Predicted 3D model of RNase P RNA and transfer RNA as a complex of 413 nucleotides.

RNA sequence: AGAGUAAAUUAUACAGUCGCAUGCAGAAAUGUAUGAGGAAAGUCCGAGCUCCAUAGAGCAGGGUGCUGGGUAAUACCCAGUGAGGGUGACCUUAAGGAAAGUGCAACAGAAAGAGACCGCCACGCAAGUGGUAAGGAUGGAAAGGUGAGGUAAGAGCUCACCAGCAAUUAGGCGACUAAUUGGCUAUGUAAACCCCACCUGGAGCAAGACCAAGAACGGACCUUGGAGUGGCUGCUCGUCACAGUCCAAAUGGUAGGUUGCUAGAGUUUGCUGGUAACAGCAAGCGUAGAUAGAUGACUGUUUAAUACAGAACUCGGCUUAUGUAUUUACUCACCAA
RNA sequence: GAUCCAUUAGCUCAGCAGGCAGAGCACUUGACUUUUAAUCAAGGUGUCCGGCGUUCGAAUCGCCGAUGGAUCACCA
Numbered sequence: 001a002g003a004g005u006a007a008a009u010u011a012u013a014c015a016g017u018c019g020c021a022u023g024c025a026g027a028a029a030u031g032u033a034u035g036a037g038g039a040a041a042g043u044c045c046g047a048g049c050u051c052c053a054u055a056g057a058g059c060a061g062g063g064u065g066c067u068g069g070g071u072a073a074u075a076c077c078c079a080g081u082g083a084g085g086g087u088g089a090c091c092u093u094a095a096g097g098a099a100a101g102u103g104c105a106a107c108a109g110a111a112a113g114a115g116a117c118c119g120c121c122a123c124g125c126a127a128g129u130g131g132u133a134a135g136g137a138u139g140g141a142a143a144g145g146u147g148a149g150g151u152a153a154g155a156g157c158u159c160a161c162c163a164g165c166a167a168u169u170a171g172g173c174g175a176c177u178a179a180u181u182g183g184c185u186a187u188g189u190a191a192a193c194c195c196c197a198c199c200u201g202g203a204g205c206a207a208g209a210c211c212a213a214g215a216a217c218g219g220a221c222c223u224u225g226g227a228g229u230g231g232c233u234g235c236u237c238g239u240c241a242c243a244g245u246c247c248a249a250a251u252g253g254u255a256g257g258u259u260g261c262u263a264g265a266g267u268u269u270g271c272u273g274g275u276a277a278c279a280g281c282a283a284g285c286g287u288a289g290a291u292a293g294a295u296g297a298c299u300g301u302u303u304a305a306u307a308c309a310g311a312a313c314u315c316g317g318c319u320u321a322u323g324u325a326u327u328u329a330c331u332c333a334c335c336a337a
Numbered sequence: 338g339a340u341c342c343a344u345u346a347g348c349u350c351a352g353c354a355g356g357c358a359g360a361g362c363a364c365u366u367g368a369c370u371u372u373u374a375a376u377c378a379a380g381g382u383g384u385c386c387g388g389c390g391u392u393c394g395a396a397u398c399g400c401c402g403a404u405g406g407a408u409c410a411c412c413a
Stems, first nucleotide, its partner, number of pairs: 002332008010323001013301006020035006037308001041319002044317005049204004056237005061200005066080005081095001082093004096195002101193002103189003117136002119132005144162006163185001165182007208259004218247004228242004251413004266285008338409007347362004356393001364380005386402005
């Protein structure tokens, strides 16, 4: 110097002028402080929070699917196992069960699961009968593979090695790995139904709570029990609320205010434990909160910074979009010493 | 903001428990007609929205995106 692999950082800065939103001060003018992201996005998972019963049972339905750990939780993360790919650094992996059962495998092919079309062998003049999975042909896939023995011809029929299965022993928390022995083995598909294990109530801030204004009509059931209506996946049960409750297709009114609304499983640094994810302790940091919806424009200097894009109850992940510059660790091949 | 749905020929839609992608209208050519329309006959047609995966095989099954559309205010 070339070709790569993995991880991480960054998302210009400063000054001036004008302007916007919110908080605070002020009688007002005005002053002052703060003001988008790594994805604020998709809404794909998981939670907080709120209401329905501080959320019930069974069946159905739905979800997850190697092992161990992390976490509030997850389909996320970390560490490993197996399989596949790459010369390698390393990458990918919805990865339980096909011997519980069922289905499917078009066309081709004799046959797509326990198979005889051609061929081979035996018998027979022949037609044909029987044996045979070595060889041919079809297919994505053909009944363990290669070699030797064996045989009428063949065949795990026998043997060696390899692959797979089961048992035992050893190692590991475990997935699993290694060795030995055994018999000699019935394809693929479960992101087809299904089986097994585990998990799973519903709705969502337009949830919910309070206040104000205003007009007008229905429907369901009903006054003891029962029945009924409603409690937002179906059915059965159970339970709760209601005798004035419920519903909102049709009817009428309002298109108002306050709250929820931002300090939260927050973040930075250090120490400790742990391979790590992460956890614990100590110290520090820190006001975006609108409701037609603010975070902008111009000028100058500067920079590699020209991209994707913009909060709307809040977090943890995943996924997708994306500019420029840089750092760290490692691999392969070449050259020179 | 939240919850859902759709995408297949030029247009409107079928097909979706995996196995050759179809219909109607439209279009093209020919016949009929003086000509056009109508009618009759024949014919062409598509990266099944995109990508990745499962599978021997995907419009169909799974995942990730793109585009378009629908619904949802409060009170009585």